[in-house]
Molecule: c-di-AMP riboswitch aptamer (ydaO/yuaA leader)
Organism: soil metagenome
RNA sequence: AGCCGAAUCUCGGCUCGCACGCGAGUCGAGAGCGGGGGACCCAGGUCUUGGGGCCAACCCACCCGGUGAAGGUGGGGGCGCUGCUCCUCUAGCGCCAGCCCGUCAGCUAACCCCGCAGGCAGACAAAGGAG
Numbered sequence: 001a002g003c004c005g006a007a008u009c010u011c012g013g014c015u016c017g018c019a020c021g022c023g024a025g026u027c028g029a030g031a032g033c034g035g036g037g038g039a040c041c042c043a044g045g046u047c048u049u050g051g052g053g054c055c056a057a058c059c060c061a062c063c064c065g066g067u068g069a070a071g072g073u074g075g076g077g078g079c080g081c082u083g084c085u086c087c088u089c090u091a092g093c094g095c096c097a098g099c100c101c102g103u104c105a106g107c108u109a110a111c112c113c114c115g116c117a118g119g120c121a122g123a124c125a126a127a128g129g130a131g
Stems, first nucleotide, its partner, number of pairs: 002120003008031010032116006042106001050104001051101004058076006077096006084131005090125001
C1' cells in the first nucleotide's frame, strides 16, 4: 500500500493559521497525463429527417404507440471490480448513464486551444504465464 476516472506532481508570489517544522487558500509557471481544432494526399460524410464532440455507456429485430417520443422483450457488442502488479482464461457481482458545441468541424504535418474534476467501498474467487 483500496476503487472508477486523464484528473497527478513540482516550483514561485501573495494571504491566513501554526506545534516554527509545516499546513490551507489563491494567483501564476513547468513537468506529466487526457481531449479538441487544424494542410497536401487519401477518403468519407452532410445539405432540418441538421450535423458534431467527451465517455465503456452502442447496434439490430420485434411489441406498443400517432410511420413520433418514451417504454417493454430478445439478440449482438462494450466497460468496471474480485486486496502485490501485469497478461490470458474461467467463475461471481455490477454498469451501458450523463453532459457539451450551436448550423459548424473526416483524416491531418507544422501550428493553435482546452481539462487535470467529480464520485465511491462492507460478497470477494480459482488456474496458467511473467515480474